[in-house]
Background: The part of an RNA shown here (large-subunit ribosomal RNA, domain IV) has 356 nucleotides and comes from a Rhodothermales bacterium. NCBI's taxonomy places the organism under Bacteria, Pseudomonadati, Rhodothermota, Rhodothermia, Rhodothermales. RNAcentral holds the full RNA, with entries from ENA.

Context: one part of a larger RNA
RNA sequence: UUCGCGGUUAAGGAACUCGGCAAAUUAGCCCCGUAACUUCGGGAGAAGGGGCGCCUUUGCUCACCUAAAAGAGAGCGAGGGCCGCAGUGACCAGGCACAGGCGACUGUUUAACAAAAACACAGCUCUCUGCGAAGUCGUAAGACGAAGUAUAGGGAGUGACACCUGCCCGGUGCCGGAAGGUUAAAGAAGCUUGUUAGCGAUUCCGACUUGUCGGAAAAGCGAAGCUCGCGACUGAAGCCCCGGUAAACGGCGGCCGUAACUAUAACGGUCCUAAGGUAGCGAAAUUCCUUGUCGGGUAAGUUCCGACCUGCACGAAUGGUGUAACGAUCUGUGCACUGUCUCAACCGCGAGCUCG
Numbered sequence: 001u002u003c004g005c006g007g008u009u010a011a012g013g014a015a016c017u018c019g020g021c022a023a024a025u026u027a028g029c030c031c032c033g034u035a036a037c038u039u040c041g042g043g044a045g046a047a048g049g050g051g052c053g054c055c056u057u058u059g060c061u062c063a064c065c066u067a068a069a070a071g072a073g074a075g076c077g078a079g080g081g082c083c084g085c086a087g088u089g090a091c092c093a094g095g096c097a098c099a100g101g102c103g104a105c106u107g108u109u110u111a112a113c114a115a116a117a118a119c120a121c122a123g124c125u126c127u128c129u130g131c132g133a134a135g136u137c138g139u140a141a142g143a144c145g146a147a148g149u150a151u152a153g154g155g156a157g158u159g160a161c162a163c164c165u166g167c168c169c170g171g172u173g174c175c176g177g178a179a180g181g182u183u184a185a186a187g188a189a190g191c192u193u194g195u196u197a198g199c200g201a202u203u204c205c206g207a208c209u210u211g212u213c214g215g216a217a218a219a220g221c222g223a224a225g226c227u228c229g230c231g232a233c234u235g236a237a238g239c240c241c242c243g244g245u246a247a248a249c250g251g252c253g254g255c256c257g258u259a260a261c262u263a264u265a266a267c268g269g270u271c272c273u274a275a276g277g278u279a280g281c282g283a284a285a286u287u288c289c290u291u292g293u294c295g296g297g298u299a300a301g302u303u304c305c306g307a308c309c310u311g312c313a314c315g316a317a318u319g320g321u322g323u324a325a326c327g328a329u330c331u332g333u334g335c336a337c338u339g340u341c342u343c344a345a346c347c348g349c350g351a352g353c354u355c356g
Base pairs, nucleotide, nucleotide: 001352002351003350004349005348006347007346008345009344011342012341015340020337028052029051030050031049032048037042039160053082054081055080056079057078058077059076060075062073083087095335096334097333098332099331100330101329102327103326107119108118123158124157125156126155127154128153129152135144136143137142161322162321163320164319166252167251168250171249172248173245174244175243176242177241180240181239182238186234187233190230191229194226195225198221199220202217203216204215205214206213207212208211253271254270255269256268257267280314281311292308293307294306295305296304
């Protein structure tokens, strides 16, 4: 001199700082006393007060003990006294309150940077599944589901509770329908290619009875069979089509005018759409402009609370709005308290560096 751990501090008391981070305050037991709000359980250890040691006298009570008493001891009282700054004398041992956001809650999580408003959760809804269930694992046998049976089991979403959950089925998905259209393999009337048993123009050879026979070659034709190809027609699901379905995926308008100040527009017109956002909420974990505007709190407030509504770009189980209780949650505020700070000083322990 720096760092780590610990201790004390005048006056002030958050002026520190992103932020009271850290530290300090509080703390035990008994008694008194406790608000809003509330799901009547809670909130509550709310808050806020008072008492507490030691010595001694005495009352009550009783497990134990005793034959019965007595005694000692735990407890509940009453009185007198003693000491210190201080009696839960050390250790141990809640700081409290108010408002708001989010999530109902206890739980769960990123082992080793995130504990949360994320996950889960009871509850709610949709959907599949009639049992050799659906679903899952396995090539299979088989197993789980389940030694269960729709008050059961699987999948999906939402997430206690309260009040609610609007409109759109045009697109996509799913469910139902089967008249018509389209349509595969397959079947197939018929047509067709190649092959050729046969026929065979024509040519050649031979024979003789001289125009016939036999033989050979051969263009062409060509049955059946096999075969190349075409193919009317028959032919399921699916798709097209018809209908349903949004707590299925999703979606939920624009322009112009109008009231006896102005402003605004209950009202009207028009275009488009499947339908044009209902209730509730709203500068919000969502608001760009924005530190919106007004009110509150402060001497002073980009945060906070209450309003307004011009919602860039809230909105109803990708749930909407509330909500007591709960939270090592996030935001704002007050009281108490403090070396966080004004502003620094000293001390203890440990480590490093430097000087001697």